This is a predicted structure of a 128-nucleotide RNA (SAM riboswitch aptamer (S box leader)) from a soil metagenome. Of the family's consensus pairs, 97% are formed in the model. Rfam family: SAM riboswitch aptamer (S box leader). Rfam describes the family as follows. The SAM riboswitch is found upstream of a number of genes which code for proteins involved in methionine or cysteine biosynthesis in Gram-positive bacteria.
RNA sequence: CUCAUCGAGACCGGCUGAGGGACUGGCCCGAAGAAGCCGGGGCAACCUGCAGGGAAUGCGGAGCCGCCGCAAACUGCAAGGUGCUAACUCCUGCGGAGACCUCGACCCCGAGGUUUCCGGAAGAUGAG
Numbered sequence: 001c002u003c004a005u006c007g008a009g010a011c012c013g014g015c016u017g018a019g020g021g022a023c024u025g026g027c028c029c030g031a032a033g034a035a036g037c038c039g040g041g042g043c044a045a046c047c048u049g050c051a052g053g054g055a056a057u058g059c060g061g062a063g064c065c066g067c068c069g070c071a072a073a074c075u076g077c078a079a080g081g082u083g084c085u086a087a088c089u090c091c092u093g094c095g096g097a098g099a100c101c102u103c104g105a106c107c108c109c110g111a112g113g114u115u116u117c118c119g120g121a122a123g124a125u126g127a128g
Base pairs, nucleotide, nucleotide: 001128002127003126004125005124006123011040012039013038014037015036019029020028021027023093025091026090041085042084043083046081047080048079049077050076051075052074057071058070059069060068061067089122094119095118096117097116098115099114100113101112102111103110104109
């Protein structure tokens, strides 16, 4: 840099001792112990592996009309490589759309707020 995914899931012990949730603004977590390190467990299924599955298809093989092998989707296992194990990536930021509320005396329209949805940015993880 490219691609995929991000509403699910999964905690104990030891050392230590004040921070942590990337950043902004919020809102949270934390001396009933944060972050970090160590040990053990767990979750998940991205990559490898293994097992199943095998197409109106493709490729290859012998062979001569029916076989064999390989390949995709899909399913399973969790051995290996990562990852993860508070809160939707905790919410948010930029753009658009809808609903409601307040104000501008009403409608139109405008401004602000709340909320829902779509897309983006940023970030995280994996694979290349």